[in-house]
């Protein structure tokens, strides 16, 4: 950075400085002077990058078999090389994170309920998808 991919129902807080806000936006609902944001110290969580050990698949290789033959089908490959997927383990380092599901909703589709209430409209609940955002790994 109007780019790509993955993840977002789990998990993990104390102290010091500071002094009124904070939860992205908007609406709601919360958190906050029993101390918000921010900065610092220490601690922790997790496992994206990293790493260990298996399994599977593919690439690749082949004085092998089948086949008239091939870029075909099948078999084999201790060790070494490359890529993908996956069960399990580790945590030194690079990030991240440590109220509430990404706190909930926002757009759309479906189902059910309610309204005098029909396939329209509104509201409520549940579920699917999306948008937006966050974090990581890459890319330019």
């Nucleotide at each position: 950075c109007g780019c790509u991919c993955a993840u977002c129902c789990a998990g993990a807080g104390g102290g010091g400085c500071a002094g009124a806000g904070g939860g992205a936006a908007c609406g709601g609902c919360c958190c906050g002077u029993u101390g918000a944001a921010g900065c610092c110290c220490c601690g922790g969580c997790a496992a994206c990058c990293c790493u260990c050990c298996g399994g599977c698949c593919g690439g690749c290789c082949u004085g092998c078999g089948c086949g008239u033959a091939c870029u075909g089908c099948g078999g084999g490959g201790c060790u070494c090389c490359c890529g993908g997927c996956u069960a399990g383990g580790g945590a030194a380092g690079g990030u991240g994170c440590c109220a509430a599901g990404u706190c909930c909703g926002u757009c759309u589709c479906g189902u059910g309920g309610c309204g005098a209430g029909a396939u329209a409209c509104g509201c409520c609940a549940c579920g699917g998808g999306g948008a937006a955002g966050a974090u990581g790994a890459g890319g330019a």